A computed fold for a 140-nucleotide RNA from a Thermomicrobiaceae bacterium, annotated as FMN riboswitch aptamer (RFN element). The coordinates come from a structure-prediction model, not an experiment, and the mean pLDDT is 83. Rfam family: FMN riboswitch aptamer (RFN element). Rfam links the family to the GO term FMN binding. From the family's description: The RFN element is a highly conserved domain that is found frequently in the 5'-untranslated regions of prokaryotic mRNAs that encode for flavin mononucleotide (FMN) biosynthesis and transport proteins. This element is a metabolite-dependent riboswitch that directly binds FMN in the absence of proteins. In Bacillus subtilis, the riboswitch most likely controls gene expression by causing premature transcription termination within the 5' untranslated region of the ribDEAHT operon and precluding access to the ribosome-binding site of ypaA mRNA.The FMN riboswitch structure, reported in present an FMN-bound six-stem junction, adopts a butterfly-like scaffold, stapled together by opposingly directed but nearly identically folded peripheral domains. Of the family's consensus pairs, 100% are formed in the model. It was read from a public genome assembly, where an Rfam model found it.
C1' cells in the first nucleotide's frame, strides 16, 4: 500500500420562575366561602444525535430514529433481513479567497402511546442506531 474478517469500548440533551385553574374535595339550609390541582394550556426559560459540506450547521445534502406497504422466513405468530413509500424547520445583513455553518439581528422546527392538549414528564428503552476510538489477524 491493498483486502476481507474477527474482537472490545463508546454512542442524545432539556421547563427555573411565574399566572389560569378543566377537574377533585371540605364546610354550609342557601347564597356562597375554602384547600388541592396542567414541567401539556399562557408569560417565560431550556435542548439540539450521526457523515458531509472551499470555513465550525437542529433549520444546506444525505443518514440513523419514527409510521405504513410488499416480498422473505415459518404450521402459524412474532422477530431478523430486503425493497418501496411517507417523515420537521431560515432569511437578512457583516466580515472574507470561501461561511443559509463565524460574527450581529430577528425568526422557525421537534416520532408513537400515557396524562387536562408535552420537544423538556412517564413508557416502550438495561431497547434499537447512524457512526466513532481502539485492537487482533492475514500480506509486503
Nucleotide at each position: 500500500a491493498a483486502u476481507a474478517a474477527c474482537c472490545u469500548u463508546c454512542g442524545g440533551g432539556g421547563c427555573a420562575g411565574g399566572g389560569u385553574g378543566a377537574g377533585a374535595u371540605g364546610c354550609g339550609c342557601g347564597a356562597g366561602c375554602g384547600u388541592c390541582a396542567a414541567u401539556u394550556c399562557c408569560c417565560g426559560a431550556c435542548c439540539g444525535g450521526c457523515g458531509g459540506u472551499g470555513a465550525a450547521a437542529g433549520c444546506c445534502c444525505g443518514c440513523g430514529a419514527g409510521c405504513g406497504a410488499u416480498g422473505c422466513u415459518u404450521c402459524a405468530c412474532a422477530g431478523a433481513c430486503a425493497u418501496c413509500g411517507c417523515u420537521g424547520a431560515a432569511c437578512c445583513g457583516g466580515u472574507g479567497a470561501a461561511a443559509u455553518u463565524c460574527c450581529g439581528g430577528u425568526g422557525c422546527c421537534g416520532a408513537c402511546g400515557g396524562u387536562a392538549c408535552a420537544g423538556u414528564c412517564c413508557g416502550g428503552a438495561u431497547g434499537g442506531g447512524a457512526g466513532a476510538a481502539g485492537g487482533u489477524a492475514u500480506g509486503u